[in-house]
RNA sequence: GCGCCUGUAGCUCAGUCUGGAAGAGCGGAGGUUUCCUAAACCUUAGGUCGCAGGUUCGACCCCUGCCAGGCGCA
Numbered sequence: 001g002c003g004c005c006u007g008u009a010g011c012u013c014a015g016u017c018u019g020g021a022a023g024a025g026c027g028g029a030g031g032u033u034u035c036c037u038a039a040a041c042c043u044u045a046g047g048u049c050g051c052a053g054g055u056u057c058g059a060c061c062c063c064u065g066c067c068a069g070g071c072g073c074a
Stems, first nucleotide, its partner, number of pairs: 001073007010026004020057001028044005050066005
């Protein structure tokens, strides 16, 4: 330098194939229970979907460029 894969909540990841407007588990906060803690159960907060632009009525999803990480080739 070229090609491919990955980037979504504090962490691990789904959702992308087929565009209709963002979820799970763990963790955090509050509550029930308990003498207290843990466990269990209930409720709840938390997201510029890596960045920028484009297409579209509408983009995490499609297109282009860039950034970061990984793998391969040179």